c-di-GMP-I riboswitch aptamer from a Mollicutes bacterium, 75 nucleotides, folded computationally. Model confidence (mean pLDDT): 78 of 100. Taxonomically the source falls in Mollicutes (Bacteria, Bacillati, Mycoplasmatota).
């Protein structure tokens, strides 16, 4: 610099749902759970998109696309 989820090794996260809590809400936090993921790491006016509302503005979602970064393997 490139490559890959085939093999080996070590691991990581945690959908739906349930319980408790916060919020008007989208949703979020903790515990359980394990559908899946090779970036299910980070980025939310300042890329797009979707969603909510005390709606002319304020908020939510990164496990929607996208951007950035990283571990390991192989060459």
């Nucleotide at each position: 610099c490139a490559u890959g989820a085939a093999a080996c090794a070590a691991g990581c996260c945690a959908a739906a749902c349930c319980u408790g809590g916060a919020g008007c809400g989208a949703u979020c936090c903790a515990g359980g759970g394990u559908c899946g993921g090779a970036a299910a790491g980070c980025u939310a006016a300042a890329g797009g998109g979707u969603c909510u509302c005390a709606u002319u503005g304020a908020g939510a979602c990164a496990g929607c696309c996208a951007g950035c970064u990283g571990c390991c393997u192989u060459g």